[in-house]
Context: one part of a larger RNA
RNA sequence: GCCAGCGAGUUACUGUUCUGUGGUGAGGCUAAGGAAGCAACAUCCGUAGCCGCAGCGAAAGCAAGUCUGAAUAGGGCGCCAAAUUGCAGGACGUAGACCCGAAACCAAGUGAGCGACCCAUGGCCAGGGUGAAGCGUGAGUAAUGUCACGUGGAGGCCCGAACCGGUGUAUGUUGCAAAAUGCUCGGAUGAGCUGUGGGUAGCGAAGAAAUUUCAAUCGAACUUGGCGAUAGCUGGUUCUCCCCGAAAUCGCUGUAGGGCGAGCCUCGGCGUGAAAGGUUACCGGAGGUAGAGCACUGGCUGGGUGCGGGCCCCGCAAGGGGUACCAAUCUCAAUCAAACUGCGAAUGCCGGUAACUGUAGCCGGGAGUCGGAGUCUGGGAGAUGAGUUUCAGGCUCAAGAGGGAAAGAGCCCAGACCAACCGCUAAGGUCCCAAAGUGUGUACUAAGUGGGAAAGGAAGUGGGAUUACUCAGACAGCCAGGAGGUUGGCUUAGAAGCAGCCACCCUUGAAAGAGUGCGUAAUAGCUCACUGGUCAAGUGAUCCCGCGCCGACAAUGUAACGGGGCUAAGUACACCACCGACGCGUUGGACUUGCACCUAGUGCAAGUGGUAGGGGAGCGUUGCCAGCGCAAUGAAGCAGGACCCGCGAGGGCGUGUGGAGUGCUGGGAAGUGAGAAUGCUGGC
Numbered sequence: 001g002c003c004a005g006c007g008a009g010u011u012a013c014u015g016u017u018c019u020g021u022g023g024u025g026a027g028g029c030u031a032a033g034g035a036a037g038c039a040a041c042a043u044c045c046g047u048a049g050c051c052g053c054a055g056c057g058a059a060a061g062c063a064a065g066u067c068u069g070a071a072u073a074g075g076g077c078g079c080c081a082a083a084u085u086g087c088a089g090g091a092c093g094u095a096g097a098c099c100c101g102a103a104a105c106c107a108a109g110u111g112a113g114c115g116a117c118c119c120a121u122g123g124c125c126a127g128g129g130u131g132a133a134g135c136g137u138g139a140g141u142a143a144u145g146u147c148a149c150g151u152g153g154a155g156g157c158c159c160g161a162a163c164c165g166g167u168g169u170a171u172g173u174u175g176c177a178a179a180a181u182g183c184u185c186g187g188a189u190g191a192g193c194u195g196u197g198g199g200u201a202g203c204g205a206a207g208a209a210a211u212u213u214c215a216a217u218c219g220a221a222c223u224u225g226g227c228g229a230u231a232g233c234u235g236g237u238u239c240u241c242c243c244c245g246a247a248a249u250c251g252c253u254g255u256a257g258g259g260c261g262a263g264c265c266u267c268g269g270c271g272u273g274a275a276a277g278g279u280u281a282c283c284g285g286a287g288g289u290a291g292a293g294c295a296c297u298g299g300c301u302g303g304g305u306g307c308g309g310g311c312c313c314c315g316c317a318a319g320g321g322g323u324a325c326c327a328a329u330c331u332c333a334a335u336c337a338a339a340c341u342g343c344g345a346a347u348g349c350c351g352g353u354a355a356c357u358g359u360a361g362c363c364g365g366g367a368g369u370c371g372g373a374g375u376c377u378g379g380g381a382g383a384u385g386a387g388u389u390u391c392a393g394g395c396u397c398a399a400g401a402g403g404g405a406a407a408g409a410g411c412c413c414a415g416a417c418c419a420a421c422c423g424c425u426a427a428g429g430u431c432c433c434a435a436a437g438u439g440u441g442u443a444c445u446a447a448g449u450g451g452g453a454a455a456g457g458a459a460g461u462g463g464g465a466u467u468a469c470u471c472a473g474a475c476a477g478c479c480a481g482g483a484g485g486u487u488g489g490c491u492u493a494g495a496a497g498c499a500g501c502c503a504c505c506c507u508u509g510a511a512a513g514a515g516u517g518c519g520u521a522a523u524a525g526c527u528c529a530c531u532g533g534u535c536a537a538g539u540g541a542u543c544c545c546g547c548g549c550c551g552a553c554a555a556u557g558u559a560a561c562g563g564g565g566c567u568a569a570g571u572a573c574a575c576c577a578c579c580g581a582c583g584c585g586u587u588g589g590a591c592u593u594g595c596a597c598c599u600a601g602u603g604c605a606a607g608u609g610g611u612a613g614g615g616g617a618g619c620g621u622u623g624c625c626a627g628c629g630c631a632a633u634g635a636a637g638c639a640g641g642a643c644c645c646g647c648g649a650g651g652g653c654g655u656g657u658g659g660a661g662u663g664c665u666g667g668g669a670a671g672u673g674a675g676a677a678u679g680c681u682g683g684c
Base pairs, nucleotide, nucleotide: 001684002683003682004681005680006679011095012094013093015092016091017090018089019088020087021086022085023084024083027051028050029049033045034044035043055062056061065077066076067075068074098236099235101233105226106225107224108223109222110221116200117199118198119197120196121195122194123193124192125190127159128158129157130155134151135150136149137148138147139146163187164186165185168183169182170181171180202218204214205213206212211220239618240617241616242615243614244613249262250261251260252259253258263369264368265366266365267364268363269362270361277357278356279355280354281353282352283351284350285349291343292341293340297337298336299335301333302332303331304330308326309325310323311322312321313320314319372397373396374395375394376393377392378391379390380389381388402413403412404411417589418588419587420586422585423584424583428579429578430577431564432563433562437576439575440574441573442572443571444570450566456550457549460547461546462545463544464543465542466541467540468539469538477534478533479532480531481530483507484506485505488502489501490500513528517526518525590608591607592606593605594604595603596602597601619673621670622669624667625666626665627664628663629662630661637657638656639655641653643652644651645650
């Protein structure tokens, strides 16, 4: 891991409550016990007791009333009558109470044959080195001290086996081994190592002290018991079909992943037809949002006015003068606001009328839900960030399958009772993958834009608008002119159109700036504006719109159309056809609810997605009771069948095997259904 078996809402209570179904009924029921009977069950007796028949008040008490109260007032609780006792079921309570699961807590015991410390008594330490004290001899001294040589053999001394340890590293890591092996390394006469016997015990011992050890277990050992501890937590919870079908919100909570009440679901009863509710139209209302506006409250910009102030000047001061400074008020114009409003919608809300539709409400039984998610719209928070967060309104998912979006809970279309090798459509599509147009018409795009992106940039290209010039000849090109006073004045070394400052005139003329740019040291030179000629028909400027261009850099591989590929198979507008879903239609079938009947099986109408959850109807398993059956001419069981019945759980039939029991009908009772619980046991 697979298979088989086992494996989870049970039982008790003279419990509580509700429903169904019986008995009796203003009453109902017996309990313990007893009686006949062989006995169980049943029957009969048994009225102790329980519930009901009256309530109100704290009580005295009064009583269909009573309490409060001064009250014959008002108000509170009551009366105007149905209970009780079986059986069955739903739920709750108390019990382990659906099952499995802690870490823990307490008690009584068992452990020091492991490792710790201690006590008693034994054992062990190859070999080599060093050479303390003391002693001796000699030297030396006044004598000591001292020195030399020898002797001697001390030491938690040195090197190094046994022995004890465990430094580094490698291997090992389903190992040789639940801690080892190889190499290497520390101690090795000592606080040494070790045998045997004994001692210390869990609220404890021991500890050269590490939360270290106390039998592979230690921040409190192990065993058994309390014990089915408790677990607002996790996991699991077993057959079928039918009807309805949620919630993820509000309030409170030592509460926030739990509860309780409400909301929303379901079942039953009552109830109602001019009724609730819904949709549409009309009518009548309340309102201060969107927008708008600026009288109000505030913000904010410019102009005018200029209180007051700053600065400068005159003045000893008082005061006066100036000001391209700041600036109140008033005023003109422009403007902003969730907490501004002299305005003010659309929607929504309240009410009425009409049409269509059709089930609110009350009472009672049972729930589940109170982690929600995305998207669109209106706001807050945030950074006008987030697959962010928090409200409000809608939708979908949750609990919703199908078609589309390549793929994709929440987007688009659309709500799946079953069947069909029938038809029509939705979204989305129609060149190929791949069902259906290489469809029609008119434009646009040249970028593979389409098929990712901003500020910003640009004689891309199409369309529109305004304006200027133009056959009295524009625009571009070419030819020619572009002059004189004058080198304007100033400045300057110089300043001559062209460093800079000031001015910017006059003349000739078709036209020509006291000069547009280049250039020079300054001149010179080139050029432009401006003018004539030539040519010949449009040429400039600005704005708006459509489509494109640049801006454009990422990590495995093209990889920013699903792919191929496309210049239409791209984009815009208009149109025709077709494809396309579990949608709609057609045909057949099943079920539910309502209505109608010739009422028990037809017709008509509406319906049948579904998690938590409520309700209904069934199948099967094992005992028991009663009746009826089957079986060696073959029971159960097992295997396999392409057969029959049932929507299904399942039930038959036939074949083989098997070799002795077993079924059906009606009841009644449960150890009653397995795929999941890191489930349990066994097998493989």